[in-house]
The part of an RNA shown here (small-subunit ribosomal RNA, 5' domain) has 510 nucleotides and comes from Dermacoccus nishinomiyaensis.
The coordinates come from a structure-prediction model, not an experiment, and the mean pLDDT is 81.
The RNAcentral record of the full RNA draws on ENA and SILVA.
Context: one part of a larger RNA
RNA sequence: GGACGAACGCUGGCGGCGUGCUUAACACAUGCAAGUCGAACGAUGAAGCACCAGCUUGCUGGUGUGGAUUAGUGGCGAACGGGUGAGUAACACGUGAGUAACCUGCCCCUCACUCUGGGAUAAGCCUGGGAAACUGGGUCUAAUACUGGAUACGACCGAUCUCCGCAUGGAGUGUUGGUGGAAAGUUUUUGUGGUGGGGGAUGGACUCGCGGCCUAUCAGCUUGUUGGUGGGGUAAUGGCCUACCAAGGCGACGACGGGUAGCCGGCCUGAGAGGGCGACCGGCCACACUGGGUCUUCAUACACGGCCCAGACUCCUACGGGAGGCAGCAGUGGGGAAUAUUGCACAAUGGGCGAAAGCCUGAUGCAGCGACGCCGCGUGAGGGAUGACGGCCUUCGGGUUGUAAACCUCUUUCACCAAGGACGAAGCUAACGUGACGGUACCUGGAGAAAAAUCACCGGCUAACUACGUGCCAGCAGCCGCGGUAAUACGUAGGGUGCGAGCGUUGUCC
Numbered sequence: 001g002g003a004c005g006a007a008c009g010c011u012g013g014c015g016g017c018g019u020g021c022u023u024a025a026c027a028c029a030u031g032c033a034a035g036u037c038g039a040a041c042g043a044u045g046a047a048g049c050a051c052c053a054g055c056u057u058g059c060u061g062g063u064g065u066g067g068a069u070u071a072g073u074g075g076c077g078a079a080c081g082g083g084u085g086a087g088u089a090a091c092a093c094g095u096g097a098g099u100a101a102c103c104u105g106c107c108c109c110u111c112a113c114u115c116u117g118g119g120a121u122a123a124g125c126c127u128g129g130g131a132a133a134c135u136g137g138g139u140c141u142a143a144u145a146c147u148g149g150a151u152a153c154g155a156c157c158g159a160u161c162u163c164c165g166c167a168u169g170g171a172g173u174g175u176u177g178g179u180g181g182a183a184a185g186u187u188u189u190u191g192u193g194g195u196g197g198g199g200g201a202u203g204g205a206c207u208c209g210c211g212g213c214c215u216a217u218c219a220g221c222u223u224g225u226u227g228g229u230g231g232g233g234u235a236a237u238g239g240c241c242u243a244c245c246a247a248g249g250c251g252a253c254g255a256c257g258g259g260u261a262g263c264c265g266g267c268c269u270g271a272g273a274g275g276g277c278g279a280c281c282g283g284c285c286a287c288a289c290u291g292g293g294u295c296u297u298c299a300u301a302c303a304c305g306g307c308c309c310a311g312a313c314u315c316c317u318a319c320g321g322g323a324g325g326c327a328g329c330a331g332u333g334g335g336g337a338a339u340a341u342u343g344c345a346c347a348a349u350g351g352g353c354g355a356a357a358g359c360c361u362g363a364u365g366c367a368g369c370g371a372c373g374c375c376g377c378g379u380g381a382g383g384g385a386u387g388a389c390g391g392c393c394u395u396c397g398g399g400u401u402g403u404a405a406a407c408c409u410c411u412u413u414c415a416c417c418a419a420g421g422a423c424g425a426a427g428c429u430a431a432c433g434u435g436a437c438g439g440u441a442c443c444u445g446g447a448g449a450a451a452a453a454u455c456a457c458c459g460g461c462u463a464a465c466u467a468c469g470u471g472c473c474a475g476c477a478g479c480c481g482c483g484g485u486a487a488u489a490c491g492u493a494g495g496g497u498g499c500g501a502g503c504g505u506u507g508u509c510c
Base pairs, nucleotide, nucleotide: 001510002509003508004507006506007505008504009503010502013377014376015375016374017373018372019370020369021335026333027332028331030330031329032328035076036075037074040073041072043070048065049064050063051062052061053060054059055058083287084286085285093211094210095209096208097207098206099205102204103203107200108199109198110197111196112195113194114193115149116148117147118146124139125138126137127136128135129134155179156178157177158176159175160174161172162171163170164169185192186191213259214258215257220250221249222248225247226246227245228244229243230242231241232240262284263283264282265281266277267276268275269274289311290310291309292308293307295306313324314323315322316321341367343366344365345364349363350361351360352359353358380410381409382408383407390401391400392399393398416446417445418444420442424437427434428433455498456497457496458495459480460479461478465494466493467492468491469490475482476481
């Protein structure tokens, strides 16, 4: 000098764009943050309409139609999105390869099929238990829920043929014999779904080479350890697991141990080499009160707003038993030098569901608060000397503040008032219509210099000096050093210098 997610002191006009718990991965009141589909299913059946009856002639009742509404079964989603950085020195990450060892819902292309039966169960109804959370029994019923059979290319097993390669091997919808295995309907129609096979895309899984912290005051470490065979398990390779066998494997090119730490794209600095950092934004990883587990669903979880067990903590209780998990968005307490609103909207972008209308979405878009940062603008412009008053200094002549003020002429950015007033709307809808931001930005008009300047420093480094007070006191100080009676170094004043809605101080990095 530069930089900062900064803090503190003094001061503070406006706007745009960013940014804001670095500490206790401390504890959490309250609300919201994941639903949707009636075009899968049984049920429920509102308004309206039509007809009939009664009559107090505009009400009631009944029947039919109609389908609003949704608790339940079922489907898809809930594994995304959002948060945090505790753990992790590891194939976690980065980069480059490999899989002849793998999986992939929804989406796209393509081939073939969608035949025929069955038994339940929730809701409902009946009836119990419990303070509650919730839960038991009986009975009835449906499906794209569950399930038997048929058929089928493929799959697996045996035999065989051809071609190929990168060790194990791979390919052919090759031929042949056997084993066992599919499907679902629905809408008024266009349609949309379902099953099996092949290919693509996307996403994931695993393996390997290389790379990136400190410590030797850590020198030896290891028994599923290293390898093999058989078996199990997995989508899949593998001590991943297991039985047996062998005795190996790693290490001064730093094993093992200890400490610290999420990694990267990047960010800061620097001429560069390098050094430091990993806030915001983007990619990957890990975690979800603590520890463990599976379970379950599943294309995908070992699952933040699922389940089970244990623990700590909090809450309810009729003492028998129950409920909870903000490292989602707000918000509270606490810790701290320190970090925001219990806001608006789904209008846009994106996501889930749906044929769609649409519903949900604290993702997101916006608004609020904070000079926290960067950038822009303003606090007026021109003229004006008797160089006024006042202040300060003085050699008492004067000098300086100083064209500064007053005064004259002018302008109106910004702020203020009034009238108008968006783009963002592509889309969706039969049509009407549909913007949170927002009466915002912007534009036009109006009045009036009107509402708007501080902070630090002035001994040298280092731009900027005098007076008074103080008297090694009070104090200053980044270094050198000032202060003991004329202090340009302390305090105040006048003046000056630097920066400017900021200026200084502290902390950290280069």